[in-house]
Context: one part of a larger RNA
RNA sequence: GCCAGGGAGUUUAUCAAAGUGGCAAGCAUAACUUUAAUCCAAAGGAAUGCAAAGCGAAAGCAACAAGCCUGCAAGCAAUGAGAGGCGAGGUCUUAAAGGGCCUGAAGUCACUUGGAUAAGACCCGAAACCGCUCGAUCUAGUCCUGGGUAAGGUGAAGUGAGGGUAAAACCUCGUGGAGGCCUGAAGAGGUGCUAUGUGCAUGUGUUCUUCUAACUUGGGAUUAGGGGUGAAAAGCCAAUCGAGAGCGGUGAUAGCUGGUUCCUACCGAAGUUGGCGUCAGUCAAGCCUCAAGGGAGAUGAUUAAACCUGUAGAGCUACGGAAAGAAAAUUUAGGGGGAGAAAUCCUUCGGUUUUCUGUCCAACUCCGAAAGGUCUAAUGUCUUAGAACUUGGGAGACGGGGAUUCGGGGUAAGCUUGAAUUCCGAGAGGGUAACAACCCAGACUAUGGUUAAGGUCCCUAAAUAUUAGUUAAGUGUUAAAGGCAAAAAGGUAUUUGUAUCCAGAGACAACAGGGAGGUUGGCUUAGAAGCAGCCACCCUUUAAAAAGUGCGUAACAGCUUACCUGUCGAGGAUGCAAGUCCUGAAAAUGGACGGGGCUAAACUAAUUACCGACACCAUAGACGAGCCAAAAGCUCGUGAUAGGUAGGCGUGCUGAUUGGGCAGAAGCAUGUUUGAGAAUUCAUGUGGACCGAUUAGCAAUGAAAAUCCUGGC
Numbered sequence: 001g002c003c004a005g006g007g008a009g010u011u012u013a014u015c016a017a018a019g020u021g022g023c024a025a026g027c028a029u030a031a032c033u034u035u036a037a038u039c040c041a042a043a044g045g046a047a048u049g050c051a052a053a054g055c056g057a058a059a060g061c062a063a064c065a066a067g068c069c070u071g072c073a074a075g076c077a078a079u080g081a082g083a084g085g086c087g088a089g090g091u092c093u094u095a096a097a098g099g100g101c102c103u104g105a106a107g108u109c110a111c112u113u114g115g116a117u118a119a120g121a122c123c124c125g126a127a128a129c130c131g132c133u134c135g136a137u138c139u140a141g142u143c144c145u146g147g148g149u150a151a152g153g154u155g156a157a158g159u160g161a162g163g164g165u166a167a168a169a170c171c172u173c174g175u176g177g178a179g180g181c182c183u184g185a186a187g188a189g190g191u192g193c194u195a196u197g198u199g200c201a202u203g204u205g206u207u208c209u210u211c212u213a214a215c216u217u218g219g220g221a222u223u224a225g226g227g228g229u230g231a232a233a234a235g236c237c238a239a240u241c242g243a244g245a246g247c248g249g250u251g252a253u254a255g256c257u258g259g260u261u262c263c264u265a266c267c268g269a270a271g272u273u274g275g276c277g278u279c280a281g282u283c284a285a286g287c288c289u290c291a292a293g294g295g296a297g298a299u300g301a302u303u304a305a306a307c308c309u310g311u312a313g314a315g316c317u318a319c320g321g322a323a324a325g326a327a328a329a330u331u332u333a334g335g336g337g338g339a340g341a342a343a344u345c346c347u348u349c350g351g352u353u354u355u356c357u358g359u360c361c362a363a364c365u366c367c368g369a370a371a372g373g374u375c376u377a378a379u380g381u382c383u384u385a386g387a388a389c390u391u392g393g394g395a396g397a398c399g400g401g402g403a404u405u406c407g408g409g410g411u412a413a414g415c416u417u418g419a420a421u422u423c424c425g426a427g428a429g430g431g432u433a434a435c436a437a438c439c440c441a442g443a444c445u446a447u448g449g450u451u452a453a454g455g456u457c458c459c460u461a462a463a464u465a466u467u468a469g470u471u472a473a474g475u476g477u478u479a480a481a482g483g484c485a486a487a488a489a490g491g492u493a494u495u496u497g498u499a500u501c502c503a504g505a506g507a508c509a510a511c512a513g514g515g516a517g518g519u520u521g522g523c524u525u526a527g528a529a530g531c532a533g534c535c536a537c538c539c540u541u542u543a544a545a546a547a548g549u550g551c552g553u554a555a556c557a558g559c560u561u562a563c564c565u566g567u568c569g570a571g572g573a574u575g576c577a578a579g580u581c582c583u584g585a586a587a588a589u590g591g592a593c594g595g596g597g598c599u600a601a602a603c604u605a606a607u608u609a610c611c612g613a614c615a616c617c618a619u620a621g622a623c624g625a626g627c628c629a630a631a632a633g634c635u636c637g638u639g640a641u642a643g644g645u646a647g648g649c650g651u652g653c654u655g656a657u658u659g660g661g662c663a664g665a666a667g668c669a670u671g672u673u674u675g676a677g678a679a680u681u682c683a684u685g686u687g688g689a690c691c692g693a694u695u696a697g698c699a700a701u702g703a704a705a706a707u708c709c710u711g712g713c
Base pairs, nucleotide, nucleotide: 001713002712003711004710005709006708011119012118013117014116015115017113018112019111020110021109022108023107026050027049028048032044033043034042035041054061055060064087067086068085069084070083074079088103089102090101091100092099093098122259123258125256129249130248131247132246133245134244140223141222142221143220144219145218146217147216148215149213151183152182153181154179158175159174160173161172162171163170187210188209189208192206193205195204196203225241227237228236229235262648263647264646265645266644267643272285273284274283275282276281287396288394289393290392291391292390293389297382298381299380301379302378303377304376306374307373308372313367314365315364320361321360322359324357325356326355327354328353329352330351334349335348336347337346338345339344400424401423402422403421404420405419406418407417408416409415429440430439431438435482444621445620446619447618448617449616450615454611455610456609457596458595459594463608465607466606467605468604469603470602476598477597489583490582491581493580494579495578496577497576498575499574500573501572502571510567511566512565513564514563516540517539518538521535522534523533546561550559551558622638623637624636625635626634627633649702651699652698653697654696655695656694657693658692659691660690667686668685669684670683671682674679
């Protein structure tokens, strides 16, 4: 892991509710007794409980006029149970008024079901806490009694001899054999490596430390759990230690995790508000469901009229504030600079006022929408086939999330925090390559058709469709919401529009020719001649030609331009605006338009076909609600998590009734029938002795999950 078997809302008591039944102003017995005894039972037994009267802390006092009105069902009507309103009464408070509770008789007992409370209370699960015991054969310390330590090295004290000395000290050579000394085997340990090993639980290998001592070891004894022991690591105390183990309290508790077993039908949520040592929870309200009461309106939509408002926008010599520049006036609190012996004056920066130009505001408004809201009317929708509303039983939920629009915070975020709407949550189907919340669309079943979004070259259903343009960049084919690309700034890439100007009296470009004279203008200068600089910038001849556009020279010279003519022969120049394209443009494995590929199979504008969903339509059928005596028919409906409600299927046992079976029961295997399903029928084979159906009841009653338990493989 698989298979089989086991495996989780139970029982008792009490409480309030619903359903059914008995009796009813009453209802019921409990213990117990008697009878019966095989069992079931029958009779007795109101002690007591609840109800029949309440109010008041208490003393205590103590209730409906069955009066009036409205009115549902019903009914021709009168009327009218229940219901509602008014009134009346009891009691408490009280001087009174007012107010609180109660009053026109329905309860009680049993059973069943859904809930609540107490209990282990649906099941499994702690880490812990406490008690009583058992442990020092492991290990820590101590005590008693024993054992063990190859070999080699070094060579302390002491001491002998010699030297030395006055005597010593001292020196040399021997001897000697000290040491928590050295190398190293046994022994003890377990440092590095991590090769090997997992052998029921730390081994093997290699390397390493120590080895006469604070050494090591056998046997015996002792210290015990908040205790021991510890050269101290919270180490060790029997593979268990920041408090051992076994048993018990014990089914501790767990607001936490996991699991919780058959079917179908109807309806169908919430992640909000308030409280809580509250934020993983829970209580109340809101939101769901079921039942009863109730008896006529409800309403979210549309239109119209009236009214409310201060947002978007806009504006600001309309207020409050913010704020740029310029000018003028004025004189002044002031700072800097200057003049002056000082008074004072000048200047600058300011101040104030005025004028002009240009701005801004959530906490500004002279203004001011669209929306929105209130109310009325009409229409629409729902509703006597029973709405709204009220009461009661049962919940779940109180972690939300995305998008759009409008806000707060933040540089920003798949960020955070709000409001409105909507979707996901709890929603399948089609599209978007794939993708909870983007687009289309709300799935009872089957068949056929028509469309939506989106598409129509191939993968891949449908146009290699049509018309007019654009793009040459593979731009693009992705934006349609998410989706990734793209900005400032550039482009004599190209298209379109528009404005002004030039142009067959010849434009633009190119080429050819001319481009002169006064004059080297004057000044300046060493020089200044168009061309260092300053001033002026005239006149003449001309088709045209500057007191000179740029090079150049020391200055001239020279080249060139403006300008004119010729050749040529048709558009040209400059702006503005728009479309497409290009540059700008960098990320890590090779690479993404979904892919192939495409010059349209790209983009813009338009047109017509077609494809395309569980949408819509048609046909047939099922179920729910309603009309309906029934049938037929018709109308509306049938996605669904948590959850509420209803009806069923199956398992075991029991009572009653009724059946089957050796001419073959149950079980098993294969096939088969019916049903929406849980399930069920029949046939054949096997098997070889029991098994059903209906009805009523009882329950250790349904398995895929719980790192579920046991077994098998």
Background
Predicted 3D model of a 713-nucleotide part of an RNA (large-subunit ribosomal RNA, domain II) from a Candidatus Woesearchaeota archaeon. The coordinates come from a structure-prediction model, not an experiment, and the mean pLDDT is 82. Rfam family: Bacterial large subunit ribosomal RNA.